[in-house]
């Protein structure tokens, strides 16, 4: 990347053209063209689009985490650096910071971060024993073994996932970076590279582990909800009941009601002043906005139709650039839009795979194999629902 092809008949969805009918809503017939995927799955990331909404800042929270590139963007893809595995090809990576702080490292072990002596090794002292030797004897000297004690040691052994550098030599009573060479580590320099980083030179002290997919710190990014978003139309009930909060103040005007009158109550309204119930912006704060009616509880009606709905960061072909992801230019075509959910059924031919039988011919010692013919059987994962870029999972066979 492909994952059957092709023809016919009938059936389904949508588009275009023509004809007829029509209650002007639409219906019928004919012709032509189109009609599921690489994953349509998962709903894990990123977007387009719609609304909150005119839409800002901070905190919280979340995600990513080496460098450079690609992309609309990404947590994706490409190339590289470093590390791990491997003989290699290649594969994989949880890849910023452990000296900002906190925390953990069970058990075992002497000791697990500035910890530590179990076994062992060594100097010295003491008791006992043995051998040699000196000595008339008492006793002395040398060497060895066992046990005990003060001290030295962290190289060897043990425990452990991991033991406060590795390895070789010197040195020491025995040892130790105590000293030296190499490696490792740190600092400095300049060379190569856009960079991550690399190789080299010099100096140095021989040095205070691991875990951050522990909390955390640092850098970068992030508003929310989602096509069941949203828009339009129609229909219908109960513009219901109860409680609470607000409906402000002043002057004036109008209407209604009460009043003998003065005046009072309710409603509407111009202007001015003051202030605000409630609500929105993921959570919080600020800030902004709506706002005269809202909030809570009970109860009732409706869930219908149209639209969003497919021309798009798209597809195919050619040329060019680039290691590559990908990009640029030119040309061609329009390639699902259902609405409880359309693309199905039947038949024939060809092709693929498997099994069995088999003529001529070819290969083989043989079993059998190849070409050809006949018969039987089989063909994976799987089904759009607003649309794309990814990742992950499933997949007979080529």
């Nucleotide at each position: 990347u492909c994952g059957g092809g092709u023809g016919a008949u009938c059936g389904c969805c949508g588009g275009c053209u023509g004809c007829g009918c029509c209650u002007c809503g639409g219906c019928g017939c004919a012709g032509c063209g189109g009609g599921a995927g690489g994953a349509a799955a998962g709903u894990c990331c990123g977007a387009g689009c719609u609304c909150c909404a005119c839409a800002g800042a901070g905190c919280a929270c979340g995600a990513u985490g080496c460098c450079g590139g690609g992309u609309a963007a990404c947590g994706c893809c490409c190339g590289g650096u470093g590390g791990c595995g491997g003989a290699a090809a290649c594969g994989c990576c949880g890849a910023g910071g452990a000296g900002a702080g906190u925390g953990c490292c069970a058990c075992a072990g002497a000791g697990a971060a500035g910890a530590g002596a179990c076994c062992g090794c060594c100097u010295c002292c003491g008791c006992g024993c043995c051998g040699c030797u000196c000595g008339c004897a008492a006793g002395g000297g040398c060497g060895g073994c066992c046990c005990g004690g003060c001290g030295g040691u962290a190289a060897g052994g043990g425990u452990g996932a991991a033991a406060c550098g590795g390895c070789g030599g010197g040195g020491u009573a025995a040892g130790a970076g105590c000293c030296c060479a190499c490696c490792g580590c740190g600092c400095u320099c300049g060379c190569g590279g856009c960079a991550a980083c690399g190789a080299g030179a010099g100096c140095g002290g021989c040095a205070c582990g691991g875990c951050a997919a522990a909390c955390c710190c640092c850098a970068u990014c992030g508003g929310g909800a989602g096509c069941a978003a949203g828009g339009c139309c129609a229909c219908g009930u109960a513009g219901g009941c109860a409680g609470g909060c607000g409906c402000c103040c002043g002057c004036g005007g109008c209407g209604c009601c009460g009043g003998c009158a003065a005046c009072g109550g309710c409603g509407c309204u111009u202007c001015g002043g003051u202030c605000a119930a409630g609500g929105g912006c993921u959570g919080c704060u600020c800030g902004c906005c709506c706002g005269a009616g809202c909030c809570u509880g009970c109860g009732g009606g409706u869930a219908g139709g149209c639209u969003g709905c497919u021309u798009g960061a798209g597809g195919c072909g050619g040329c060019g650039g680039g290691c590559g992801a990908c990009c640029g230019c030119c040309g061609c075509a329009c390639u699902a839009g259902a609405g409880g959910a359309a693309u199905g059924a039947u038949c024939g031919c060809c092709g693929c795979c498997g099994c069995g039988c088999u003529u001529c011919g070819g290969g083989g010692u043989g079993a059998c194999c190849c070409u050809g013919g006949c018969g039987c059987g089989g063909a994976a994962c799987a089904g759009a629902a607003c649309u794309c870029g990814g990742c992950u999972u499933a997949c007979a066979g080529a």
Overview
Predicted 3D model of a 398-nucleotide RNA (Bacterial RNase P class A) from a soil metagenome. The RNAcentral record of the sequence draws on MGnify. Its Rfam family is "Bacterial RNase P class A". Rfam links the family to the GO terms tRNA processing, ribonuclease P activity and dimeric ribonuclease P complex. The family's RNA type in Rfam is ribozyme.